[in-house]
RNA sequence: CGAGCUGGCUAGACAGUCGCUCGCUGCCAAGGCGGCGGGAGGAAAGUCCGGGCUCCGCAGAGCAGGAUGCCGGCUAACGGCCGGACGCCGCGAGGCGAGGAAUAGGGCCACAGAGACGAGUAUGCCGCGGCUUCGGUUGCGGCGGACGUGAAACGCGGUAACCUCCAUCCGGAGCAAGGCCAAAUAGGGAAGCGAUAGCGUGGCUCGCGCUGCUUCCGGGUAGGCUGCUUGAGCGUUGGGGUAACCCAAUGCCCAGAGGAAUGACUGUCCACGACAGAACCCGGCUUAUCGGCCAGCUCACUUU
RNA sequence: GGGCGCUUAGCUCAGCGGGAGAGCACUGCCUUCACACGGCAGGGGUCGCUGGUUCAAUCCCAGCAGCGCCCACCA
Numbered sequence: 001c002g003a004g005c006u007g008g009c010u011a012g013a014c015a016g017u018c019g020c021u022c023g024c025u026g027c028c029a030a031g032g033c034g035g036c037g038g039g040a041g042g043a044a045a046g047u048c049c050g051g052g053c054u055c056c057g058c059a060g061a062g063c064a065g066g067a068u069g070c071c072g073g074c075u076a077a078c079g080g081c082c083g084g085a086c087g088c089c090g091c092g093a094g095g096c097g098a099g100g101a102a103u104a105g106g107g108c109c110a111c112a113g114a115g116a117c118g119a120g121u122a123u124g125c126c127g128c129g130g131c132u133u134c135g136g137u138u139g140c141g142g143c144g145g146a147c148g149u150g151a152a153a154c155g156c157g158g159u160a161a162c163c164u165c166c167a168u169c170c171g172g173a174g175c176a177a178g179g180c181c182a183a184a185u186a187g188g189g190a191a192g193c194g195a196u197a198g199c200g201u202g203g204c205u206c207g208c209g210c211u212g213c214u215u216c217c218g219g220g221u222a223g224g225c226u227g228c229u230u231g232a233g234c235g236u237u238g239g240g241g242u243a244a245c246c247c248a249a250u251g252c253c254c255a256g257a258g259g260a261a262u263g264a265c266u267g268u269c270c271a272c273g274a275c276a277g278a279a280c281c282c283g284g285c286u287u288a289u290c291g292g293c294c295a296g297c298u299c300a301c302u303u304u
Numbered sequence: 305g306g307g308c309g310c311u312u313a314g315c316u317c318a319g320c321g322g323g324a325g326a327g328c329a330c331u332g333c334c335u336u337c338a339c340a341c342g343g344c345a346g347g348g349g350u351c352g353c354u355g356g357u358u359c360a361a362u363c364c365c366a367g368c369a370g371c372g373c374c375c376a377c378c379a
Stems, first nucleotide, its partner, number of pairs: 002299009012269007020039009041275001045286002048284005053174004060206004065170005070084005086097004100165002105163002107159003117155002123146001124143008178226004188217006197211004219378003233252008270273001305375007314328004322359001330346005352368005
């Protein structure tokens, strides 16, 4: 210097003006005005996993069902992450990987091929016999596992992202969960089941609880408060561990709307700005993404 | 916001890992004076897309894309 690999950070900057929303606070009587402070993301996305939280009386047992699968560790938990082994790819740094069991059992292995798991022959070699136009042809017995087919050829075959077996885990639903208040209506009609029953948000059975219950049609309201953001939280320093991660000290508060706020304009500068907008909250995975910066490493070439 | 389902020919749909199919539609011929009906023949496919497992994928698995359905409270 060129081509790459891995990990991390960032996501136009600054100033001014006018707005929106939340919290605290001051003033007058509702409502408004003023001050201070906060105001989208690394993916807020897909809803693919896991957990918190809430309700189903408890979340109990068994079957069914589902998920995962080398070994060890991390974690609240995981299908996530870290370390190691093995296999494949790459010159390499590195990347990818749903396997523990095929001697528990069942299924499947198209076409081709003699044969796809049951055993064996189309070509070959040897021996005996029949026919013969002496070139061959045919029957029986034996040898061997070569040629050829195929992804795989006899070996206790392959296949478990086919069923299954083994081990581990999983009750169901989801903030439109759930709780409180207010308003209004016909507490109406049909069907089903009656205590050996029905229901209690699981597919079935048992257990437990309740006594009318469920489904459909019809009727009414579409208002307010709460859940609602302090949390497995973030930063810095120190320590343990190869690492994921953990521990201690200290500092900070960093969106909570409900037709749903975070915008518009002006000026200056640059490398001219991508994907994209929270809706109960976290940990991951996957997908989308103009670029920029940093650290470590590999390969090739050149110079010293 | 949350929970589910589907994607195969122009349309509606079948499809046990080994040939991509049915009905309607379309095209040509026959039939008819002509059209319809009917008969015969034929064409038409990125099985939504991209990867993976496998000898082999519409089918099995994963990730995307598109389309569709359901939900509140009261008596």
This is a predicted complex of two RNAs, RNase P RNA and transfer RNA, with 379 nucleotides together.
Rfam match: Bacterial RNase P class A. Rfam links the family to the GO terms dimeric ribonuclease P complex, ribonuclease P activity and tRNA processing.
The coordinates come from a structure-prediction model, not an experiment, and the mean pLDDT is 77.